[in-house]
Context: one part of a larger RNA
RNA sequence: GAUGAACGCUGGCGGCGUGCCUAACACAUGCAAGUCGAGCGGAGAUAUGUCCUUCGGGAUAUAUUUUAGCGGCGGACGGGUGAGUAACACGUGGAUAAUCUGCCGACUAUAGGGGAAUAACUGUGAGAAAUCAUAGCUAAUACCUCAUAAGCUCACAGGGAGGCAUCUUCUAGUGAGAAAAGAUUUAUCGAUAGUUGAGGAGUCCGCGUCCGAUUAGCUAGUUGGCGGGGUAAAGGCCCACCAAGGCAACGAUCGGUAACCGGCCUGAGAGGGUGAACGGUCACAUUGGAACUGAGACACGGUCCAAACUCCUACGGGAGGCAGCAGUGGGGAAUAUUGCACAAUGGGCGCAAGCCUGAUGCAGCAACGCCGCGUGAGGGAAGAAGGGUUUCGGCUCGUAAACCUCUAUCGACAGGGAAGAAAGAAAUGACGGUACCUGAAUAAGAAGCCCCGGCUAACUACGUGCCAGCAGCCGCGGUAAUACGUAGGGGGCAAGCGUUAUCC
Numbered sequence: 001g002a003u004g005a006a007c008g009c010u011g012g013c014g015g016c017g018u019g020c021c022u023a024a025c026a027c028a029u030g031c032a033a034g035u036c037g038a039g040c041g042g043a044g045a046u047a048u049g050u051c052c053u054u055c056g057g058g059a060u061a062u063a064u065u066u067u068a069g070c071g072g073c074g075g076a077c078g079g080g081u082g083a084g085u086a087a088c089a090c091g092u093g094g095a096u097a098a099u100c101u102g103c104c105g106a107c108u109a110u111a112g113g114g115g116a117a118u119a120a121c122u123g124u125g126a127g128a129a130a131u132c133a134u135a136g137c138u139a140a141u142a143c144c145u146c147a148u149a150a151g152c153u154c155a156c157a158g159g160g161a162g163g164c165a166u167c168u169u170c171u172a173g174u175g176a177g178a179a180a181a182g183a184u185u186u187a188u189c190g191a192u193a194g195u196u197g198a199g200g201a202g203u204c205c206g207c208g209u210c211c212g213a214u215u216a217g218c219u220a221g222u223u224g225g226c227g228g229g230g231u232a233a234a235g236g237c238c239c240a241c242c243a244a245g246g247c248a249a250c251g252a253u254c255g256g257u258a259a260c261c262g263g264c265c266u267g268a269g270a271g272g273g274u275g276a277a278c279g280g281u282c283a284c285a286u287u288g289g290a291a292c293u294g295a296g297a298c299a300c301g302g303u304c305c306a307a308a309c310u311c312c313u314a315c316g317g318g319a320g321g322c323a324g325c326a327g328u329g330g331g332g333a334a335u336a337u338u339g340c341a342c343a344a345u346g347g348g349c350g351c352a353a354g355c356c357u358g359a360u361g362c363a364g365c366a367a368c369g370c371c372g373c374g375u376g377a378g379g380g381a382a383g384a385a386g387g388g389u390u391u392c393g394g395c396u397c398g399u400a401a402a403c404c405u406c407u408a409u410c411g412a413c414a415g416g417g418a419a420g421a422a423a424g425a426a427a428u429g430a431c432g433g434u435a436c437c438u439g440a441a442u443a444a445g446a447a448g449c450c451c452c453g454g455c456u457a458a459c460u461a462c463g464u465g466c467c468a469g470c471a472g473c474c475g476c477g478g479u480a481a482u483a484c485g486u487a488g489g490g491g492g493c494a495a496g497c498g499u500u501a502u503c504c
Stems, first nucleotide, its partner, number of pairs: 001503003005500005012373006018366002020331001025329003029326003034073003039070002042067011080284003090208007099201003104197007112146004121136006152177005158171005182189002210256003217247003222244004227239003259281004263274004286307005309320004337363001339362003345359001346357004376406004386397004410445001413439004420431001448493005453474003459488005469476002
């Protein structure tokens, strides 16, 4: 000098930030991912009209409206945490002639015909529940099939150009194969195949990346080859066979510790330390394992299995996962509200209106940090009273106070009152009657903490008497203590001041 700090004493205001560093301990409760009726068939509600009626109601048409289910898109983003990981995890620079890519942009071509189901619903049944079985009915942008189709895919055989070995690219050819979906308010929104772009992702490589040798040898899918499987994709990634290799004193292996970086702190720099907040990457989601769906996951608020724990149970069986936002218990020296709003920014869905959004924007709490402001200003010597001290003359607190004049920052009160709001008009603000402006009124409501032997700015008195105590180091205290305690005075910093811890 610095801190995500804590503790002690003290504490007026504002702005901007920051706030479980410990138990990746366990979690009550609420919320945090939905949306689309302009994909679909139902079911209901309201209004109006018509018909029937046993006067209870029922049927039907139109309009508006709600949505359990099927279907689509999104739940792989956003948000949290740092347990694991010494590794191509990260950083940096490359490679992909070894790759994928929903939505979005550009371009080309297309959408002809047919079919079988199923949830919802109804009936029956089982169960305490969670839920399930069975029979029947029905729709679609759900599913299946036929047709058509190129510069798409596969096989075969040519030519040109290029490169990096396998090859890449262009071009005319033959054969085989693969597609579609409609909705609507007629404006549009969608569907299928292909090329390309953008953004995203996967994989590989060079270099860099803590401590220990009181860890010296390690390794059998191990190292390589051939062939195959698998993947979007190269590859012992996996498998069969063959060879015997591969790594290591330039530190392998083993053990310990640790997410990495931009940065941050310190320092003249070199360096050292660190990785809170903000930004990028990675990993994880009670513990371990696994796949499914999908453009994308081996998936925090999805599925299955096992384990521990908690809860419900009719004992047969079920339910759950805050390292999301609040909040609770526990641990701890220690870390906040079970708040408001989608007004803005952004995200998901939707043609849109809009809905959802504990992302986000705000508010609350905390001197936790930084910055700013105030606690008054000018005059005022009878140097008052009082305190302290004294050589009793005085000296000092001290222009300090009183007193006079003035001002009103902040706070409190009253009046006015935003920007942030952008889209054709209108409407639309959580914050918030906030910021800010004006007025009136009063010096009123606002100063402490540490130190005073040297280092180190600042001295006397009394008490104590190697006691009580102080102390960062040297050291002080045993009767005149500037070093202990108190008082007066002084010094330093100031809404803070000291102490402790840690780093330079």

A computed fold for a 504-nucleotide part of an RNA from an uncultured bacterium, annotated as small-subunit ribosomal RNA, 5' domain. Rfam family: Bacterial small subunit ribosomal RNA. The full RNA is in RNAcentral, with records from ENA.